[in-house]
């Protein structure tokens, strides 16, 4: 330096262009002699940034940034 490919909740990952979700951790209640299990509820998100298509973007395009893998 060039190709590819990731980037979404604290973590690990989903989501045909049409309400942004799940375990798992947290908090709060129930149970229990305690605790842990379990069961029931909550909370946490500018989808890595910026434009651009579009009636409508987490998805489609471009450029940037960050990270990995190949090749030089």
């Nucleotide at each position: 330096g060039a190709u590819u490919u990731u980037g979404u909740a604290g973590c690990u990952c989903a989501a045909u262009g049409g309400u942004a979700g799940a375990g798992c951790a947290c908090c709060g209640g129930u149970c229990u002699g305690u605790u842990a299990a379990a069961c029931c509820g909550g909370a946490a998100g500018u989808u890595g940034a910026a434009a651009g298509u579009u009636c409508g973007a987490a998805u489609c395009u471009u450029u940037c940034c960050a990270g990995a893998a190949u090749c030089g």